Predicted 3D model of a 1488-nucleotide RNA (small-subunit ribosomal RNA) from a metagenome. Its Rfam family is "Bacterial small subunit ribosomal RNA".
RNA sequence: AGAGUUUGAUCCUGGCUCAGGAUGAACGCUAGCGGCAGGCCUAAUACAUGCAAGUCGAGGGGCAGCACAGGUAGCAAUACUGGGUGGCGACCGGCAAACGGGUGCGGAACACGUACGCAACCUUCCUUUGAGCGGGGAAUAGCCCAUAGAAAUGUGGAUUAAUACCCCGUAAUAUCGUUGUCAGGCAUCUGAUGGCGAUUAAAGCUCCGGCACUCGAAGAUGGGCGUGCGUCUGAUUAGGUAGUUGGUGAGGUAACGGCUCACCAAGCCGACGAUCAGUAACUGGCGUGAGAGCGCGACCAGUCACACGGGCACUGAGACACGGGCCCGACUCCUACGGGAGGCAGCAGUAAGGAAUAUUGGUCAAUGGACGCAAGUCUGAACCAGCCAUGCCGCGUGGAGGAUGAAGGUCCUCUGGAUUGUAAACUUCUUUUAUCUGGGAAGAAAUGUCGGUUUUCUAACUGGCUUGACGGUACCAGAUGAAUAAGCACCGGCUAACUCCGUGCCAGCAGCCGCGGUAAUACGGAGGGUGCAAGCGUUAUCCGGAUUCACUGGGUUUAAAGGGUGCGUAGGCGGAUUUGUAAGUCCGUGGUGAAAUCUCCGAGCUUAACUCGGAAACUGCCAUGGAUACUAUAAGUCUUGAAUGUUGUGGAGGUUUGCGGAAUAUGUCAUGUAGCGGUGAAAUGCUUAGAUAUGACAUAGAACACCGAUUGCGAAGGCAGCAGGCUACACAAAUAUUGACGCUGAGGCACGAAAGCGUGGGGAGCGAACAGGAUUAGAUACCCUGGUAGUCCACGCUGUAAACGUUGGGCGCUAGGUGUGGGGGGCCUCUCCGGUUUCCUGCGCCGUAGCUAACGCAUUAAGCGCCCCGCCUGGGGAGUACGGCCGCAAGGCUAAAACUCAAAGGAAUUGACGGGGGCCCGCACAAGCGGCGGAGCAUGCGGAUUAAUUCGAUGCGACGCGAAGAACCUUACCUGGGUUUGACAUCGCCGGAAAUCUCGCAGAGAUGCGGGGUCCUUCGGGGCCGGUGACAGGUGGUGCUAGGCUGUCGUCAGCUCGUGUCGUGAGAUGUUGGGUUAAGUCCCGCAACGAGCGCAACCCUCGUUCCAUGUUGCCAGCGGGUUAUGCCGGGGACUCAUGGGAGACUGCCGGGGUCAACUCGGAGGAAGGUGGGGAUGACGUCAAGUCAUCAUGCCCCUUAUGUCCAGGGCUUCACGCAUGCUACAAUGGCCGGUACAAUGGGCUGCGAUACCGCGAGGUGGAGCGAAUCCCAAAAAGCCGGUCUCAGUUCGGAUCGGGGUCUGCAACUCGACCCCGUGAAGUCGGAGUCGCUAGUAAUCGCAGAUCAGCAACGCUGCGGUGAAUACGUUCCCGGGCCUUGUACACACCGCCCGUCACGUCACGAAAGUCGGCAACACCCGAAGCCCAUGGCCCAACCCCGUAAGGGGAGGGAGUGGUCGAAGGUGGGGCUGGCGAUUGGGACGAAGUC
Repeated sequence: AGAGUUUGAUCCUGGCUCAGGAUGAACGCUAGCGGCAGGCCUAAUACAUGCAAGUCGAGGGGCAGCACAGGUAGCAAUACUGGGUGGCGACCGGCAAACGGGUGCGGAACACGUACGCAACCUUCCUUUGAGCGGGGAAUAGCCCAUAGAAAUGUGGAUUAAUACCCCGUAAUAUCGUUGUCAGGCAUCUGAUGGCGAUUAAAGCUCCGGCACUCGAAGAUGGGCGUGCGUCUGAUUAGGUAGUUGGUGAGGUAACGGCUCACCAAGCCGACGAUCAGUAACUGGCGUGAGAGCGCGACCAGUCACACGGGCACUGAGACACGGGCCCGACUCCUACGGGAGGCAGCAGUAAGGAAUAUUGGUCAAUGGACGCAAGUCUGAACCAGCCAUGCCGCGUGGAGGAUGAAGGUCCUCUGGAUUGUAAACUUCUUUUAUCUGGGAAGAAAUGUCGGUUUUCUAACUGGCUUGACGGUACCAGAUGAAUAAGCACCGGCUAACUCCGUGCCAGCAGCCGCGGUAAUACGGAGGGUGCAAGCGUUAUCCGGAUUCACUGGGUUUAAAGGGUGCGUAGGCGGAUUUGUAAGUCCGUGGUGAAAUCUCCGAGCUUAACUCGGAAACUGCCAUGGAUACUAUAAGUCUUGAAUGUUGUGGAGGUUUGCGGAAUAUGUCAUGUAGCGGUGAAAUGCUUAGAUAUGACAUAGAACACCGAUUGCGAAGGCAGCAGGCUACACAAAUAUUGACGCUGAGGCACGAAAGCGUGGGGAGCGAACAGGAUUAGAUACCCUGGUAGUCCACGCUGUAAACGUUGGGCGCUAGGUGUGGGGGGCCUCUCCGGUUUCCUGCGCCGUAGCUAACGCAUUAAGCGCCCCGCCUGGGGAGUACGGCCGCAAGGCUAAAACUCAAAGGAAUUGACGGGGGCCCGCACAAGCGGCGGAGCAUGCGGAUUAAUUCGAUGCGACGCGAAGAACCUUACCUGGGUUUGACAUCGCCGGAAAUCUCGCAGAGAUGCGGGGUCCUUCGGGGCCGGUGACAGGUGGUGCUAGGCUGUCGUCAGCUCGUGUCGUGAGAUGUUGGGUUAAGUCCCGCAACGAGCGCAACCCUCGUUCCAUGUUGCCAGCGGGUUAUGCCGGGGACUCAUGGGAGACUGCCGGGGUCAACUCGGAGGAAGGUGGGGAUGACGUCAAGUCAUCAUGCCCCUUAUGUCCAGGGCUUCACGCAUGCUACAAUGGCCGGUACAAUGGGCUGCGAUACCGCGAGGUGGAGCGAAUCCCAAAAAGCCGGUCUCAGUUCGGAUCGGGGUCUGCAACUCGACCCCGUGAAGUCGGAGUCGCUAGUAAUCGCAGAUCAGCAACGCUGCGGUGAAUACGUUCCCGGGCCUUGUACACACCGCCCGUCACGUCACGAAAGUCGGCAACACCCGAAGCCCAUGGCCCAACCCCGUAAGGGGAGGGAGUGGUCGAAGGUGGGGCUGGCGAUUGGGACGAAGUC
C1' cells in the first nucleotide's frame, strides 16, 4: 500500500466482499510448563447457610459465664463459697457505623468534564494558638420483684451510677442589639479599628508522665451552592410554561434562591431546535486510524446514582443512611391464627436465565481502616492460595553426525524413477522442563519486650530476643535418562501452498466471485505442501481499508443529484480610503490540565510480559502583558458596484375595448342530376323527400395564411390579423444626482402549460368517452363514418409536466473567426443611398488553451476563482405505507421500514441484428425449358411390429447416406448348442510327444470319441501340442476427452500481422474515401508504410498449329491379292497415339476515363479480355459428423459385453416422408430395313466363328494378359409399313404356369427367360426443384462392388441438341459503408404485465389485550410543620418549715396543611394479537 466482483472487451460511476488490528468473549478440535493479568456483558431475578462493624473497664453501675488468689468442709480427690483479682456477656455512656466493599436501576441533568466564583456557606477527628475546667441537683437503664404473650416483644413496682441529663456561678476577638472613625469594592455590600449593653460553657479518669473535656481564633481536610463552555438520536415531536417569569414581604436552610407562602405584575423558553419521544451512568481513558476522526466506557482511578418497589423523617460534624428506624406495596418465611420476621447490586455459595463467567479456601505476616493511653480486638478492605489456555509474555518437546537415499506410504511415462527424506534406523552429545534427593530466601521498615547511652520530661539513638498466611514456595545444588511433552487451519482466484482416489448439479462446499451434470488442484478421503503453534480455526462485535457523509477530503448536462419561475424575511457574504478600539487572529508569561495510561531515557525480576524512577506530553480552559496586516466594530471621506434623472430606439411583453378578411359549418333561394364521401382496398355514412358540385345572400363560433426567420419579447409558464386606451421592460449615447443604498436567500408570498374540478354563458371546426364500419387468429388499437364532455368566455379552484439548455443565481478573469437582431462613433462619399471599420447589447455556428469517464463544453463554459441557496450518497421495495399539512374531488407536498439482489447505471468500442439507409453480387428473383408433389414399382427413412427386425446419419449440410452388392458368409442383432490363456500376439516355467494329414462313429454343426500315420536341424535349436502364470479379446460406453479425416457457410473475398500514428482504454488507422474489377483486382487520394494467409497465376484436361517418333494405330500415292476387308509388300502424307514447342498479353486501333486503373467498340485470330472444364477451399463458424474405417485417453466386461457353431433376423407392414424408374402416348407405340461413337473391362477372366434352344441359355472352344482378340448390338437418328385418340397395338404393375443361370444351398430371400394375366394411370392441389451452351432436355454405352443379384442406384463416356435473361422493385443467401440498439448463448436475442401455486416480510382492518407519561377528582399511611379545651409530667423559678400548690417548659391525644400507595374518569402516546383484505419480494422448463 491494495485486491475480487457489472462487460464480448474498455473507461468511469457505484455498491457488495476480502486481506489488518482488537475483545471481560463464546463454540469446535487439541493441550507440556511457568510468570503477569482477567473472569455473570443475560434476570437491579429469587435467595438456604456461614462470615463481611465494631471497639473502649484509662467513662459507669455492675458481675451472667471463664480462670485464679482467698475462705469453709474434707486426709486427699473434690464440693461449696468467693467482684478480692485477671477479665467481662448483657446494660448506661463515648467514638465509629455517612469510610471501606457492591452495582449501573434511574437520570439528557450543573449528573459529568473543564474553568471560574461564593462580598451567600458548613466541617467530628487532626495541627497551631488564646482562655477555661468552680458549685449543685434530679433521674434512668441494668440488677431485683411481679406480670402479659406461642414468639417477637413488652407492662407495672422498687432501687442505683456516670465523661448520660439539668441548674447556678464566671466568660470573650463567640452571638445579639446599639453607636463612632477610616479604607475599599462588582449592586446587595466588605474590611480594619473603637465604645456601651445583653446572652451563652465545661467531665472526669489516671500507672501522676498524661489522656480526655469546654469556649474562641486560625490552618488543613472533606463537603455544600452558583455560573461560562462542552455533553446522543428523532421536526413523521413546533409551539411549551400558572410557582410558570419577575417583584415586595415573610417563612425556611449551614447557606443564596419560588426553596415555600401571601400579595402584585404578565412575564419566561423556543428553528442557534424549546417541549415531547427514544436511548444512555459521566470522565481519565481503551480499541482502531498516517492523521482528522469513528466506536467503546470491562479491569484500574476520579465523580454521580442506587441498596426488594415507593414515600418519610430521626440521630449526627456528616445520612434522608446497603448489613439503622417508621409507613404503604409486592414477595418469602415462622405462628398456638391472636400476631410476628426478612431484604447478598458485601465475600463465598444456591436456583433460574443464558452461548457464557471461578472456592460455601487461608491470614491479619505486610498495606490500609475503626476503637483504644496501650497491649490489643475487629476488618470476605487487603494480602495470598484454589479453578479456567480467557488474554499477554517466556521456555520446552532435543543437538551433532548419519545414504544401502532402508522398509512402508504416495505418485508416475511402472525392467524403473520421483517424493516423504537426514527424516528414521544407527553413533555420539546435552539435560532446560517433568521426576527424585538435599539445601533454602527477600518480603520485618517496624511494633512488642528486656537492657544500655544522651536527656528535667517527652523524645532520639543503640544491643539482645519475639512476630510470615503465602511456604519448605521462589531460588540453588545433585541424581537419572532423549528419557515426560504437537496440534490446528488451509492449499480455484483474492492468498503462501498439488497430486491421486471416491462421488457424478447427488452428497456437499462457499467471505465475494463461484465450484459439483464421469477425467473436480473448489465436495469427501489419502499422500504431499503452506501458515501459525500450546495453541489453531469458526462465530459475534468495533475501527480500518471506505476519499463509501469527503473539516483534512466528494459531487450535481448525460452515471444518484439544480428547487418550474420570480419577489423577498431571517441568516451568510460584501467596493475604495483614514483614524480609533482590540472581539476574532498572532506572540510571550502565569495558573490549571489528579494519579495511572501513551512516548522517551533508565532501573528491578535469569529475559519478556509486568513493575518502579525520571523526563516529556496531556494539542484544553482561565488569567495577564504585548502586536494590529486581515476580519469585526465605531466615526469620517470617496465613486468604480447599485440606483435615479435627461434624450432617443426596439419588440408576437401584459391587460382591456373595438374592427377585419380568408376558410369552415349551417340556413334560404337558384342552377343541375346520380351519385357523393372515404380507403391500401372497402364498408358504415349522406343522397331522387334532389345530395355532392356551382352561384347569390344570411347567420355563427373559433383561429389568424402570406410576412415568418439559424428572428424578436418575457423571470419562467408563455406570447403572432389590425387599431385605440392603460401598463411593465430592455438597450444606446452623453452627462447630472445619491453615496455601498449590494449579492444570495432557509421559512414566507406571488406567478405557473396541458388536462381536470365548481358556477354561469357559448358551441363553427376539432374531438377523450361512446356507437357503427373495416383490418385481424383476436383488434376493447392503428384506418374510416359519426359523436358527448372538453377545447372558447367570465369568475373561482387545482399547482403538476421530458415545467429541459435534463446545465440555480450573482460578480470578475481567460485566443480568435464568422453570421445575424437593436443602438452609437470614425473613414470614403454630394448623400445616414451604400461601402468599410469599430464600440456596447442580444441571438447562433466553428474553434485554441483548459476541463471532462467519454460524449462533448469552450467569453451565452461544463475553463480559472469568490459568495449564497437547493439537492445527491447502490438497485428494487417507493416517490409507496403510516402520520401531518393543503385540496370540493381528482390528487399534491413532506416521506420511511421490513424484505430482497450483487449488481443497477453512464459514455464509448468491436461484433451481431433491424418488417433502417446507400452500393454490389449469386439460376436469388424475373424471362424461359424440363421436372417433383397425383399413379404403379424400386430404394432409403420415420413409425408400428418383432425373440431380433444390429448400429450410425436428422433443416439447408440425415433420408438410392456409411453400403462400389445382407440367401450362408458378410453380421455387429436374436434363439439354441459349445468353449475359457481362449479364434489372434508375445514371454516365463513345467510336461509331452509330433502337428498338419487321413479313416470311421455320434451330432444341426461347433465338437467329441476311436484307429492309422509320420517332423526339420548346421545338433545349439526351430516348429507343434497340453498344463500354468503374466496376458489376450471386446463393432461394449463416451465424437461433449483429444487425434486424424470430412461436411457447411463458400471458390464467398475476405482474414490478419510488424512498425508508426491517434485514443486514458477497449480499440482505431492501415482494410475507410473516389473510381474499377470475377476478386482487399488494380489505380488515385489519404498518418500511414510495408508484409503474410486467401484472389489471380504457376498444375491437369479440352480447343488451333508446329516438331519428333510410327506399332498393335493410319492408308494418300506405288505394287500385290480378295466376292469383300490395311489382307500383304511398303509408306509417314493424313487421322490418331506419345512426347515436346508455339499461341492470348487488353499486345494493336478508336471512344470514354483523372490521358490512372480500367471499360466499350473494332481488327487480326482456332481461341479475346480469368477461352471451356478440373484440381486447388484463407482466419474461422456450427461442442456439425465419425470411438462401427483407423488410431487413442478414461470408464466398463473377463467360464463373458470374449470366442466357435446351426437356424433365424437386418427383406415384417394399417401408415407418413424423401430420392428415383416407368408411364399416362401420335414429336408416339409396334414391325422391317439401315447409319454413326467414346470411355472402359478381360486369365478362378473376356470368350469369337459354328451348332442347339422362341428365349434366358447350352454345347464348344479360335483368339486375347490385349491401340492386335473378346465384351460389342450402340441408341435416339434415317427409310418404309402399320395403329388413329381408345384406358387403346398406350401403360406395364400384379398374379398363375413353365423354365434358365449362379451357388454347398434360391422356402423365408436371387436375377433372368417364355406363355398367360393386363392394375393404377388420360400430365397431377397447395406448394416446390434443376438449369445460362455443347448447358437444359433427350438417347444409349461402359465400369466399380460382384459366385449370382434385388443397379431403376452410383461413377464415367459419347450421340442428338434448344429456349430465355427487360431488369434488380420484390423473395432467399452473401460482400462493403453507414445508422439505431436495453442484443453479446448475439433477434431462434432480450423482455413486460395479468392469472394460478408456494414461501417470506409489510400495510389496512370490526375489535381485543397490555405499557408509559400527564390531567381532574376521591381517599389519605408514616412523617415534618402548625394549632390545641381537657389530660399527663423529676430537675429550673415563686409561695410554703413541710406536705403541697403555682409558673416556665415538655408530652400523649385530637384537629389541620403537605403527603406515598390506592381508587374513579375522560383523553394522549405507544406496543402485541386479529377473521378478512391490499400491494410487494422471491421461487421449477405453468397459463394468456
RNAcentral holds the sequence, with entries from SILVA. Model confidence (mean pLDDT): 85 of 100.